[in-house]
Molecule: Fluoride riboswitch aptamer (crcB RNA motif)
Organism: Plantactinospora sp. KBS50
């Protein structure tokens, strides 16, 4: 040089942000939801689990 392993730094899990867990990918990467697919269509802030916010309705004062 060249080739394969680990997998640090970091990145990621369809919409912010924090704790904890789990996986994933480590750069030609992982990841970018669904359908009767292009329509003012549907569903979710989470991968889990616990929160805080924004959003939407509603009903009290």
């Nucleotide at each position: 040089g060249c080739g394969g392993g680990c997998g640090u730094a970091g990145g990621c899990g369809a919409u912010g942000a924090g704790g904890c867990u789990c996986g994933c990918c480590g750069u030609c990467a992982a990841c970018c939801g669904c359908c009767g697919c292009u329509g003012c269509g549907c569903u979710g802030a989470u991968g889990g689990c616990c929160u805080c916010u924004a959003c939407c309705a509603g009903a009290a004062u």